[in-house]
Predicted 3D model of an 87-nucleotide RNA (c-di-GMP-I riboswitch aptamer) from Atribacterota.
Of the family's consensus pairs, 95% are formed in the model.
The sequence is in RNAcentral, with records from Ribocentre.
Lineage of the source: Bacteria > Pseudomonadati.
The prediction has a mean pLDDT of 82.

RNA sequence: AGUUGAAAAAGGUAAACUGACCGAAAGGUCAGGACGCAAAGUCCUGGGUUUAAGGUACUUAUGUACUAAAACUGCCAGACUUCCGGC
Repeated sequence: AGUUGAAAAAGGUAAACUGACCGAAAGGUCAGGACGCAAAGUCCUGGGUUUAAGGUACUUAUGUACUAAAACUGCCAGACUUCCGGC
C1' cells in the first nucleotide's frame, strides 16, 4: 500500500419501547434502554421511501386527490475518512 473480517483485545455507536421538549405531520433533540452495526463515521450527489402545513384542483358541509420547499441515511448506490486483527 492492497485485500479481507475467522477467532480475539481496546473502544465506539444505539433499533424497538418509555419520559420530557420541538414540529401540522413525517420526524427530530435530550435522558433511560439495547435489536443490531467494521464504517450503523462524515457528506447528502443520484435513486428509493415517509409526511402534506402551505399551494393547486374538486367538494354544499365534513372532506378527497395531487404536490416538497419538510424529513429518513440503521433502504440502495456514490464520494471522502477510519480502530484492531488475518493474508